[in-house]
């Protein structure tokens, strides 16, 4: 240099064009419970989906470029 894969809440992840406001788990946090802690129950906050463009009535989802990581190859 060429080719391919990956990039979504703090972390892990679901999602494969419309089904709300992007869902869940852990973590964080309020209340309940408890003498206290843990566990348990009921809530809350947290991602405009790597960046920028394009296609479309509509994009996390399709297309392009770029960035980062990984792999194969010369």
């Nucleotide at each position: 240099g060429g080719c391919g894969c990956u990039g979504u809440c703090g972390u892990c992840u679901a999602g494969c064009g419309g089904c709300c406001c992007a869902g869940g788990a852990c973590a964080c946090u309020g209340c309940c419970c408890u003498u206290u802690c843990a566990a348990g129950g009921c809530g809350g906050a947290g991602a405009u989906c790597g960046u920028c463009g394009g296609u479309u009535c509509a994009a996390a989802u399709c297309c392009g470029a770029c960035c980062a990581g990984c792999g194969c190859u010369a």
Molecule: transfer RNA
Organism: Candidatus Yanofskybacteria bacterium RIFCSPHIGHO2_01_FULL_44_22